[in-house]
RNA sequence: GGCCCCGUCGUCUAGUGGUUAGGACAUCAGGCUUUCAAUCUGAUAACGGGAGUUCGAUUCUCCCCGGGGUCA
Numbered sequence: 001g002g003c004c005c006c007g008u009c010g011u012c013u014a015g016u017g018g019u020u021a022g023g024a025c026a027u028c029a030g031g032c033u034u035u036c037a038a039u040c041u042g043a044u045a046a047c048g049g050g051a052g053u054u055c056g057a058u059u060c061u062c063c064c065c066g067g068g069g070u071c072a
Base pairs, nucleotide, nucleotide: 001071002070003069004068005067006066007065010025011024012023013022018055027043028042029041030040031039048064049063050062051061052060
């Protein structure tokens, strides 16, 4: 350098154009407990950036950025 794949809460992950952007772990608050752990309830928290298509984009297209694989 060519080709292919990926980028979503702190982490891992679901989401095939109209979702309240969901789940697990973690964190925080509370309940239970003499205390801790475990457990239960609740809360906080995310679509890499830009442009395009569309009535509507996390989703489709293009460019850029970052990561991985492969051919050298």

Predicted 3D model of a 72-nucleotide RNA (transfer RNA) from a Candidatus Microgenomatia bacterium. Rfam family: tRNA. The family's RNA type in Rfam is transfer RNA. The coordinates come from a structure-prediction model, not an experiment, and the mean pLDDT is 81. The RNAcentral record of the sequence draws on ENA.